RNAcentral holds the full RNA, with entries from ENA and SILVA. The part of an RNA shown here (small-subunit ribosomal RNA, 5' domain) has 487 nucleotides and comes from Hafniomonas laevis. It matches the Rfam family "Bacterial small subunit ribosomal RNA".
Context: one part of a larger RNA
């Protein structure tokens, strides 16, 4: 001197752009944050036509979607608590899957049985539930077909499939197989990756093998059997710390600190285990069991989980709106119109940072009034100020008024915003710290080792350029100063 997710003291005009729970991974009132498709299916109501048994039946259009199916909920968004090595970083590898999506090839015959919804009867405070009985499909099953798949050493042996809207052409779907791609995923190895030796020995699935099982896949991943190994002074084992990078900071580099924000990976989702569906979870807003805590109960039982956005209450020096909009970008459904989307786009708070602008500008000497020093002459504040011309950045006030939208039109949350014109008037606008010596800045007065100051070295006991206050000066400046912490 540079730096901060900073506090705090005193002050404070305005714009851009950024940034705001570093402490309790502490508990959470209330709302929102993952739903979509009626061009998969029944249903429901409601209009019209037809039949008539006159309130059914069937048929067409038109709305709903609660249930069935189907994607999707593994994205995206938070948090860093665990993890020192199933992590990360870079390099390189085999023994592996891959929904959606894109390229190729070939198929899509024939059939059946349920169930929700409803309906009805019931149990329960309730959450939910049970039994009957009806009913559909791109739900479920069969049979049939079968190789370019799969098994197999080979003969052989197994394995599929759905329609949908539409008048139609069509256009979206359905199966098997092969290939490509997503800077997909899982797996493997070298190297690198903090601190303690007042931690020296550690290890029996331990370590290395044959065999089976498992897995999408290698593998002690697990079992059974043999073997007696594997790892350490080049730090094993153990103990305390900690997410890990791109980067940020600081320095001339070397290095040293650091790991908000933004991007990449990893871990977690009230605490522990545990699978299930699925292409992909052992799954923040899914489920089971356990446990602690909250609420509720008709005491039998039962809901819940903000480290998602606000928000509330503790903790704490200390960290914000219970806001708008899906207009843009990007995301899931869907054929499409379109829904949803607390990602995101905006806005509000906060001088918490960086960056820019302002507070006027010229002239002005009776050097005025007053203050403050004096050697009483005068100096200084001081062209400072009144005055006197001018100017309108900004500010009020009025009119105008965008880009962002991507289109044949239509479609903007921000927003009547920015941004332009016009008017009006210098009006709306400076503090804080410091002046002993590092260290730019110096007189009085009051205090008398007091009461205070101090970052170090030191001032202070009657003439204090070091306390306190005035005058003056100095530095910075919408900010200054203190702390705290890193180089």
């Nucleotide at each position: 001197g540079g730096a901060u997710g900073a506090g705090c003291g005193c002050u404070g005009g305005c714009g851009g752009c950024a940034u705001g729970c570093c402490u309790a991974a502490c508990a959470c009132a209330u709302g929102c944050a993952a739903g979509u498709c009626g061009u998969a299916c029944g249903c429901u109501u409601g209009u019209u036509g037809c039949a008539c048994u006159u309130g059914u039946g069937u048929a067409a259009c038109a709305a709903g979607u609660a249930g069935u199916g189907g994607c999707g909920c593994a994205c995206g968004g938070g948090u860093g608590a665990g993890u020192a090595a199933u992590g990360c970083g870079u390099a390189a590898g085999a023994a592996u899957c891959a929904a959606c999506c894109c390229c190729u090839u070939g198929g899509a015959g024939a059939g059946g049985g349920a169930u929700a919804a409803c309906a009805a009867a019931g149990a329960g405070a309730a959450a939910u539930u049970u039994u009957u009985g009806c009913u559909a499909a791109u739900a479920c099953c069969u049979c049939g077909u079968a190789a370019u798949g799969c098994u197999g050493a080979g003969g052989a042996g197994c394995u599929a499939a759905a329609g949908g809207u539409g008048a139609a052409a069509a256009c979206c779907g359905c199966c098997a197989a092969g290939g490509u791609g997503a800077c997909g995923a899982g797996c493997u190895u070298g190297c690198g990756u903090c601190c303690g030796a007042u931690u020296a020995g550690c290890u029996a699935g331990u370590u290395g093998g044959a065999a089976a099982g498992g897995u999408a896949a290698u593998g002690g991943c697990u079992u059974c059997c043999c073997a007696a190994g594997g790892c350490a002074a080049c730090g094993a084992u153990c103990g305390g710390u900690a997410g890990c990078u791109g980067g940020u900071c600081u320095g001339a580099g070397a290095g040293g600190a650091u790991g908000a924000u933004c991007a990449g990976c990893c871990a977690c989702a009230c605490u522990g285990g545990g699978a299930c569906u699925g292409a992909g979870a052992c799954a923040c807003g899914g489920c089971c069991c356990a446990g602690a805590c909250u609420c509720u109960u008709a005491c039998g039982g039962g809901a819940g989980g903000c480290a998602g956005c606000a928000g509330u209450g503790g903790g704490g020096a200390a960290u914000u709106u219970u806001c708008c909009g899906c207009a843009a970008u990007g995301g899931g459904c869907g054929a499409a119109a379109g829904c949803c989307u607390g990602a995101c786009g905006g806005a509000g708070c906060a001088a918490u940072g960086c960056c820019g602008c302002g507070u006027g500008g010229a002239g002005g000497a009776a050097g005025a009034c007053g203050g403050c020093c004096u050697g009483u002459g005068g100096g200084u504040c001081u062209u400072a100020a009144a005055c006197u011309c001018c100017u309108u950045u900004u500010c009020u006030u009025u009119g105008g008024g965008a880009a962002g939208a991507a289109u044949a039109a239509a479609u903007g949350a921000c927003g009547g915003u920015a941004c332009c014109a016009a008017a009006g008037g210098a009006a709306u606008a400076a503090g804080c710290a410091c002046c002993g010596g590092c260290u730019a800045a110096c007189c009085u007065c009051g205090u008398g080792c007091c009461a205070g100051c101090a970052g170090c070295c030191g001032c202070g006991g009657u003439a204090a350029u070091a306390c306190g206050a005035g005058g003056g000066g100095u530095g910075c400046a919408a900010g200054c100063g203190c702390u705290a912490u890193c180089c």